[in-house]
Model confidence (mean pLDDT): 84 of 100. Small-subunit ribosomal RNA from an uncultured prokaryote, 1518 nucleotides, folded computationally. Rfam family: Bacterial small subunit ribosomal RNA. Rfam links the family to the GO terms structural constituent of ribosome and ribosome.
């Protein structure tokens, strides 16, 4: 880095989908070790045990137990010293969750002249002197407990007064500096008020004191006023990070002030009173979701997504309020209160919070041990030892991950054996293994054994101090401590021994083959596999990948430029608003200065540690850990720079804009006039039709239409002019006059001096359709009506026809396929050529032409640009400024909500769900009730037929024991079948045989082989008997070929299946003229050109032209038959001449000639006229036997139809094996209500019947053909010559001709069917042959709708042969006789051919394809409501508690002449308020009978909308 995937292909567009990289992960199989790390993501769900904050006796007073002294004892002293209590300090750290926070909560960078801070450090200093209590305890009592009550006594470093006090407060009051004027800072003065504690240890003089002891002196360790510092904190403010606008407006302590309170401090923080303001599209307020952040994941970046583990910071501690203590708390292991839940009671009450650590129960895919230590590192308390720490460090469980390390080298070819495949040869597992030769990692045994430890205390030394005490300090030395753990680590010692699985192998994507299944059962991440030969399902073999793990699922980033900042688009693929004014925004011409906001340098400060990156190091190595470095793009202050940007300030004139001046215009209002027309009404002429269609009818008209003539009423349009002409923004505007009045364009000068573009929002304007309200209404025409079409027609076409609608006028909707499907402006980039307006040149008397400007409309066109198609100075081209919009098809422009609207709807605008795809342009084909041109018995003129009849025959369907099987539109159906009575035969029925009816092989026995015959049987077929010995080789035993019986193995057989596994043959488009290829060139490709084009042919035949030149398969020709002549050659053939004759070419002769069958010969558009592009070739003549490919024939391009055939025959695969093979006898394939094809024979006089009488050709014949001759009426039968045939034989040719009968009739037509007698095949004609005679003698009189064949020796008609064959032809293949009509022509039907168009088809129109309806499923709107959640706003209410207020009860310390005061306590009340109550609202979900639409689904129903001119062009509003 890319890839699958829309298509027959391509190119884009655009979704899906893969490959990579990650996780706190789980789930499966599966599993050897170690190291490092990590481990409830879900119920902030409830929690049973244990533990996790205590310490200090060097603050205090008591002082149980216990040692030891004393004492006779009561009892004393002294030591150590529990629990418990006063009092200090900690309990606000550490720990643990993320509920809540949208917020100064957090990042960051400021500020604090507005501020707090205990322990801890530096420092100035002080510490004097009283006093009253109270717990512990005693004792009384209450209660089940929890726990309390009254009296009494007592200590403090525990309370409280005085006393001092620098400073600093408070109030007055002065100077001096700086200042953002708010105040900050030095320095005075006066007045007030405010501190404190003591302990331990030690000592020589002094002093009290009998003494103990104390003062007093040193130390120490605490107290107290200051002031500083570190270090934490509180409160302020800039900027920075989630969604929704379908949340647009919020706010009444709200915003500001004055005062006052309160705070450690500003501040409406709060409380009065004044004032009305503040927020707020740059998103106020509201919903929703969320701890933030260094970090991590990914990613090229830039971004995206994320907040486990560590670390910063905030919340939170059942929920919910409260305050107290304190330096900090409104406190997780504290207090009260209310809930709610547990637990405990003796019912009276009480106790209780693991979101610390284990660890339970639950929820869930889902996440550990109810261990050790305080050895280290850290924390509290202490003087200190130490104590206490679930912090911490370590272990234990889990492959959760991330790193290493093993499962063993090495050698080995009989490529063993086994398995799997196979073309049977062999491949392949495969050096793999066995086998030899060797390691020793993990394991396992046995034996050493760490690093982490350094402190600390005691004890010695030393050092300063009045001190040789003490107590600090310093330095060595000794001695004490390790949970991890007998672990890392090391040495022997054992043995290849104990250690490999997971997925995948159709492409994407590395890996390929059996089997078994048969749209089954399965697979699938996307495309997609599977209906009998699956590399896609399942097993096996093999392979591929990665490994102690592999897979799979889920999430996130990536790929994705698929939200585009880097780095995308909007003509037609998603997308330009209908259109203009114009706020805010952005964005702006030329110069000149300042200024420094943005830019740009530099400097400083910050940007925590840790992570990443680098570098070195330390565990053997990594993983992991340490040192340093670098980085942290980022903020903040500062000092410069002045180019561009913004700002100030001044100039300029090209952008803009004004004024002047002559044009042009359907521009826009409203008023008026104006003719043709249509209809209508009057009236005349006038008469039977008019009118309408494809046809028709409805209508209208004898009551006078229609048609024509005047008149006259109305409404509505404004022919021709009229132009890809004007105007207009944009919808849009069209008779002609005037008024009013906007805009461009030009032209010429003067001002103004940037005034300029664009425009969310707003606000107008906006075709038709529709609405209101009132007029109007000729014509036209929704609904409606009628008469047609039609299967139906609630359309199309006709015929009417509304006071709908079109038209005014006044309001309103506000919507188009409102389109150049193309937003506005500006500037720049080749040109040609029309137009329209308005100039300038030149000429001219003018007008036109010509040259040239601008402004508009149009077409062609380069470069560029596009995916193509196209655009192309009027861009879609290069660039800029501004706005609007897209982001996969459907759901759907829907729904819910909101604003509009009288309504109809209008603008905004989801989601579920479901699909791999849905789209653009072109390509090639095919297709069209699209176009050109063309051909063909396609029509079309003609001839004859078929469809009706009776037979024949296929064939459907029936029916059968069976009626074997194949063919099914042309291209099945007289077809396979060129011939079923047995066989043929594949089918049915019964009888039989299993190595077999055929083939190869062994092996035994016998024998040639064969013939003959009995028995039984329907035969097959069982069973006997007889005769007979041959051929080769021979060592004479015998062996070989061959046959038989048995027997054994590889096997045989199969008309069984699958023709959609195949070969082969064959139909068929079609003898149709077409189908391709090389190289070139032209498209990004698909392709395209060539092969189009103009001519011309039967042809893609040929000629011209042409970016094509050339070639190939096909066409034509070479092949064969015929026609014509020539030449060789003469028997079996032929006879002109000669002779013979039985008169028969029969014979002798002859090869002229006909004929045979060999070689030539000729025809080629050559001549020659016309025409034709000087062509090709046409048309016409000459000449020719033949003339324009003479006529036939064989001869079938690339392809198509999965066309037909496994039943010719070959073949895979798959099936039977005593049967689906075989072999036999009978029976079927020959049936028969009926339907269709193909045929023959007729309905007759162009004929029928009898008699006569002629002319072929091509075959065929020895299991033959059969003549003559005889006998039969006849089929035939007897006899039998001849001939393997140009020789003999079938063999008669018939229609023709000649002659005669019949005379329109179911007939002297036609012959079916029927009887009866017959003949010939053959084993055998009953089912079931053919013929032949007698006798019957049907239907049928020329054929409905429909439909076939021929275009010349053809049709027609007329007989002949032949192959199949024992027999059997109306079929079929082939011959000849006789022998026409007709084609004007190419509209049209059916088929093709080429060239165009068009598309929504490519299974190609028998295509695609809508939409109701019915059924199931799915989600989802509505809904009378019904339910929960949160939550506004009112009132009730008011626990605990703060604060002020009362306090008559109480009432220790100060005051007090002692009464009483002040402070203060209980207690009441008051304000504030938590839960609770209750009332209206909101907001979200659930869930509701019904109900609406959508989406999905196998072949349902109903018709055809749209794609081809889809058969009424489609479409878009209404």
């Nucleotide at each position: 880095a890319g890839a699958g995937u829309u298509u027959g292909a391509u190119c884009c567009u655009g979704g899906c989908u893969c490959a990579g990289a990650g996780c706190g992960a789980a789930c499966g199989u599966u599993a050897g070790c170690g190291g490092c790390g990590c481990g409830c993501c879900u119920a902030a769900c409830a929690c049973a045990u244990g533990c996790a904050a205590g310490u200090c006796g060097c603050a205090c007073g008591a002082g149980a137990a216990g040692a030891g002294g004393g004492g006779c004892a009561a009892c004393u002293c002294u030591c150590u010293g529990a629990a418990a209590g006063u009092g200090g300090c900690g309990c606000a750290c550490g720990g643990g969750u993320g509920c809540g926070u949208a917020a100064c909560a957090c990042g960051u960078a400021g500020a604090u002249a507005a501020c707090c801070u205990g322990c801890c450090c530096u420092u100035c200093g002080u510490u004097g002197g009283g006093g009253g209590a109270u717990a512990a305890c005693g004792u009384u009592c209450c209660g089940a407990a929890a726990g309390g009550a009254g009296c009494g006594c007592u200590a403090a470093u525990a309370c409280c007064g005085c006393a001092u006090a620098c400073a600093g407060c408070a109030u007055c009051u002065g100077g001096g500096a700086g200042u953002u004027c708010g105040c900050u800072u030095c320095u005075g003065g006066a007045u007030g008020g405010c501190a404190a504690a003591g302990g331990c240890u030690g000592g020589g003089a002094c002093c009290g004191g009998c003494a103990a002891c104390g003062g007093c002196c040193a130390g120490u360790c605490a107290c107290u006023u200051g002031a500083g510092g570190a270090g934490g904190g509180g409160c302020c403010u800039g900027c920075g990070g989630c969604u929704c606008a379908u949340c647009a407006g919020c706010u009444u302590g709200u915003u500001g002030g004055u005062a006052a309170g309160g705070u450690a401090a500003c501040g409406g923080c709060u409380u009065a009173c004044c004032a009305a303001g503040g927020c707020g599209a740059a998103g106020a307020c509201g919903g929703g979701u969320a701890g933030c952040u260094g970090g991590u994941c990914u990613g090229a970046g830039a971004g995206g997504a994320u907040g486990a583990u560590c670390a910063g910071c905030c919340a939170c501690a059942c929920u919910g309020g409260u305050a107290c203590u304190g330096a900090a708390a409104c406190a997780c292991g504290g207090a009260c209160c209310a809930g709610a839940c547990u637990c405990c009671u003796a019912c009276g009450g009480g106790a209780g919070g693991c979101a610390g650590c284990a660890g339970u129960g639950g929820g869930g895919a889902a996440u550990c041990u109810u261990g050790g230590u305080c050895a280290a590192u850290g924390g509290g308390c202490g003087c200190a030892a130490g104590c206490c720490u679930g912090a911490a460090c370590c272990a234990g469980c889990g492959a959760c991950g991330c790193c290493g390390c093993g499962u063993g080298a090495g050698u080995g070819a009989u490529g063993a054996a086994g398995g799997c495949c196979u073309u049977c040869g062999g491949g392949u597992u495969g050096u793999a293994a066995a086998g030899c030769u060797c390691u020793g990692u993990g394991g396992g045994g046995a034996g050493g054994g760490a690093c982490g430890a350094a402190a600390g205390u005691g004890c010695a030394a030393g050092g300063g101090c009045a001190a040789u005490a003490g107590g600090c300090c310093u330095u060595g030395g000794u001695u004490u401590u390790g949970a991890c753990g007998g672990u890392a680590c090391c040495u022997c010692c054992u043995u290849a021994g104990c250690a490999a699985g997971c997925a995948c192998c159709g492409g994407c994507u590395a890996a390929c083959u059996c089997u078994g299944u048969g749209c089954c059962a399965g697979c699938a991440g996307c495309c997609g596999c599977g209906g009998u030969a699956a590399g896609a399902c399942a097993g096996a073999g093999g392979g591929u990948g990665c490994a102690a793990a592999c897979g799979u699922u889920g999430c996130u980033c990536g790929g994705a430029a698929u939200u585009a900042c880097u780095g995308g688009g909007c003509g037609u693929a998603a997308a330009g608003c209908g259109c203009g004014u114009g706020u805010a925004g952005g964005c702006u011409g030329a110069u000149u200065u300042c200024c420094a906001a943005g830019u740009c340098a530099g400097a400083u400060g910050u940007g925590a540690a840790a992570g990443c990156c680098c570098u070195g190091g330390g565990c053997u190595c990594a993983a992991c850990c340490c040192a340093g470095g670098a980085a942290c793009u980022g903020c903040a202050u500062u000092u410069g720079a002045a180019a561009c940007u913004g700002g100030g300030a001044g100039u300029c004139u090209u952008g803009a804009g004004u004024a002047c001046u002559g044009g042009a215009g359907a521009g826009g209002a409203a008023a008026g006039c104006g003719g043709a027309a249509u209809u209508c009404c009057u009236g005349g002429u006038g008469u039977a039709g008019a009118g309408g269609u494809g046809a028709a009818a409805u209508u209208c008209g004898u009551a006078g239409a229609u048609a024509u003539c005047a008149g006259g009423a109305g409404g509505a349009a404004c022919a021709c002019c009229c132009g890809u002409g004007g105007c207009g923004a944009a919808g849009g505007c069209g008779g002609c006059c005037a008024c009013c009045u906007g805009g461009a364009a030009g032209g010429u000068u003067a001002c103004u001096g940037a005034c300029g573009c664009u425009g969310a929002g707003a606000c107008g304007c906006g075709a038709a359709a529709g609405c209101g309200u009132g007029g109007g209404g000729a014509g036209c025409a929704a609904a409606c009506a009628g008469g047609a079409u039609u299967a139906g027609a609630u359309a199309c076409a006709c015929u009417g026809g509304u006071a709908a609608g079109u038209c005014c006028a006044c309001g309103c909707c506000g919507u188009a396929a409102a389109c150049g499907a193309u937003g506005g402006g500006u500037g720049c980039u080749a040109g040609g050529u029309g137009u329209u307006g308005c100039g300038g040149g030149u000429a001219u008397u003018g007008a036109c032409c010509c040259c040239u400007g601008c402004a508009g409309u149009g077409c062609c066109g380069c470069a560029g640009c596009u995916a193509a198609c196209g655009c192309a100075u009027u861009a879609a081209g290069c660039a800029c400024c501004c706005c609007g919009c897209c982001u996969g098809g459907g759901g759907a422009g829907u729904a819910c909500g909101g604003u509009c609207g009288c309504a109809a709807g209008a603008c905004u605008a989801a989601a579920a769900c479901u699909c791999a795809a849905a789209g653009g342009a072109a390509u090639u084909g095919a297709c069209g009730g699209g176009g050109g041109c063309c051909c063909g018995c396609a029509c079309a003129a003609g001839c004859g037929g078929u469809g009706g009849a009776g037979c024949a025959u296929g064939u459907g369907g029936u029916u059968u024991a069976a009626u074997u099987c194949g063919a099914c539109g042309c291209a099945a159906c007289g077809c396979g079948c060129a011939g079923a009575a047995c066989c043929u035969u594949a089918c049915c029925u019964g009888g039989a045989c299993u190595a077999g009816a055929c083939a190869a092989c062994c092996a035994u026995c016998g024998g040639a082989a064969g013939c003959c015959u009995g028995a039984u049987g329907a035969a097959a077929g069982u069973u006997g008997g007889g005769u007979g010995u041959g051929c080769c080789c021979u060592u004479c035993g015998g062996g070989g070929a061959c046959c038989g019986c048995c027997g054994g193995u590889u096997c045989a057989g199969g008309u069984g299946c699958u023709g959609c596994a195949u070969g082969g043959c064959u139909g068929u488009c079609g003898u149709c003229a077409g189908c391709u290829c090389g190289u070139g060139u032209c498209g990004u490709g698909a392709g395209a050109u060539g092969u189009u084009g103009g001519g011309u042919u039967a042809a893609g035949u040929c000629c011209c032209g042409c970016a094509a030149c050339g070639a190939g398969c096909g066409c034509a020709a070479c092949c064969c038959c015929u026609a014509u002549c020539c030449u060789u050659a003469g028997u079996u053939g032929c006879c002109a001449u000669c002779a013979g004759u039985u008169c028969g070419g029969c014979u002798g002769g002859g090869c002229a000639c006909u004929c045979u069958a060999g070689g030539g010969a000729g025809a080629c558009u050559g001549c020659c006229g016309g025409c034709g592009u000087c062509a090709a070739g046409c048309c016409g003549g000459a000449g020719g036997a033949a003339g324009g490919u003479g006529g036939g024939g064989a001869c079938g391009a690339c392809g198509u139809c999965a066309a037909g055939u496994c039943c010719u025959c070959a073949u895979g695969g798959c099936c039977c094996u005593u049967a689906u093979g075989u072999c036999c006898g009978g029976g079927g394939c020959u049936a028969c209500a009926c339907a269709c094809g193909u045929g023959c024979u007729a309905c007759a006089a162009u004929g029928g019947c009898c008699g006569g009488u002629a002319c072929a050709a091509a075959g065929c014949g020895c299991u033959g053909c059969c003549a003559a001759c005889u006998c039969g009426c006849g089929a035939g039968a007897g006899u039998g010559a001849g001939c393997a045939a140009a020789u003999c034989g079938c063999a008669a040719a018939a229609a023709g001709c000649c002659g005669g009968c019949c005379u329109c009739a179911g007939u002297a037509c036609g012959g079916a069917u029927u009887g009866c007698a017959g003949u010939c095949u053959g084993c055998a004609a009953c089912u079931c042959g053919a013929c032949u005679g007698c006798a019957u003698g049907a239907a049928g009189g020329c054929g409905g709708a429909a439909u076939c064949g021929c275009u010349a020796g053809u049709a027609a008609u007329c007989g002949u042969u032949g192959a199949u064959c024992a027999g059997c032809a109306g079929g079929c293949a082939a011959c000849g006789g006789u022998g026409a009509a007709u084609a004007c022509g190419u509209u049209c039907c059916c088929g093709g051919g080429c060239c165009u168009u068009g598309u929504a088809c490519a299974c190609a129109c028998c295509g695609c394809c809508c939409g109701u309806c019915a059924c199931a499923c799915c989600a989802u709107g509505g809904g009378a409501g019904u339910u929960g959640a949160c939550u506004g706003c009112u009132c009730c209410a008011g626990a605990a508690g703060u604060g002020g207020c009362c306090g008559a009860g109480c009432g220790a310390a100060c005051c007090g002449u002692a009464a009483g005061g002040g402070a203060g306590c209980a207690g009441g009340g008051c304000c504030c308020c938590a839960a609770g109550g209750a009332g209206u609202g909101g907001u979200c979900g659930a869930u509701g009978a019904c109900u609406g639409g959508g989406g999905u689904g196998a072949a349902g129903u109903c018709g055809u909308a749209a794609c081809a001119a889809g058969g009424u062009a489609g479409c878009c509003g209404u």